[in-house]
This record gives sequence, C1' cells and structure tokens, in this order.
RNA sequence: AAGAGAGAAAGGCAAAGCCAUUGAAAGGUGGCGACGCAAAGCUAAAGGGACUAAGGAUUUAUUCUAUGUUUGCCAGCUACCGUC
Repeated sequence: AAGAGAGAAAGGCAAAGCCAUUGAAAGGUGGCGACGCAAAGCUAAAGGGACUAAGGAUUUAUUCUAUGUUUGCCAGCUACCGUC
C1' cells in the first nucleotide's frame, strides 16, 4: 500500500412496535425501543430497482403517469480500527 473483515479494543448507527408531529399518500422528523449493520456514513440535480398517485391523462370507475419518496434493495463516493 492492496485485499479479506478477527469470538479484539474504542467509538457509532438503530428494524418492528408504541407515542407525538408532518404529509394527499408513500414516507419523513423527534422520543422510547433493539431486529440487525464493518460503511445501516454521504449522494435521489444519480444509473437501475422498489413504493405512493395529490395534480394530470384516460375514462366514469378503472388504468396510466413523479415533478413526491426510498441509500436498512443494488450502485457510486468517502472513512475508523489493525486480526490475517
């Protein structure tokens, strides 16, 4: 320096659920809480996937549509430790 990530140390994040709040919804934020995570750090003006459909289109009860979301789906970028 590169690769892998140790039954190590230090430090970190926080699923479901509940409460509050916000939003048309998906979802977000705060608190409690830990299922898990070696990038569960950052990026949605970012390539794919996924969710929602207010508005719009279709049409008359359906279907389509992101300009709304999701990084704890993949991806890109950056980084702690120091076992091999």

This is a predicted structure of an 84-nucleotide RNA (c-di-GMP-I riboswitch aptamer) from Halalkalibacter suaedae. Rfam family: c-di-GMP-I riboswitch aptamer. About the family: GEMM was predicted in a large-scale screen for bacterial structured RNA regulatory elements. The organism belongs to Halalkalibacter, within Bacteria. Its mean pLDDT, the model's own confidence on a scale to 100, is 80.